The prediction has a mean pLDDT of 81. The RNA shown here (transfer RNA) has 74 nucleotides and comes from a Kiritimatiellia bacterium. It matches the Rfam family "tRNA". The family's RNA type in Rfam is transfer RNA. Lineage of the source: Bacteria > Pseudomonadati > Kiritimatiellota > Kiritimatiellia. It was read from a public genome assembly.
RNA sequence: GGGCGGUUAGCUCAGUUGGUUAGAGCAUCUGCUUUACACGCAGAGGGUCGGGAGUCCGAGUCUCUCACCGCCCA
Numbered sequence: 001g002g003g004c005g006g007u008u009a010g011c012u013c014a015g016u017u018g019g020u021u022a023g024a025g026c027a028u029c030u031g032c033u034u035u036a037c038a039c040g041c042a043g044a045g046g047g048u049c050g051g052g053a054g055u056c057c058g059a060g061u062c063u064c065u066c067a068c069c070g071c072c073c074a
Stems, first nucleotide, its partner, number of pairs: 001073007010026004019057001028044005050066005
């Protein structure tokens, strides 16, 4: 230098053909339970979907560009 894949909650990851509330597990917090802790049960909070631009009635999803991470080729 070229090619491919990835970037979504604090962490690990889903998210279908673009279609109307953006999710799961773990973690955190609160309550219940216990003499207390842990486990368990119930609930809650937490999101600029990497940045920017575009297409569209509508974008996490499509297009362009930039950044970062990984792999391959030279």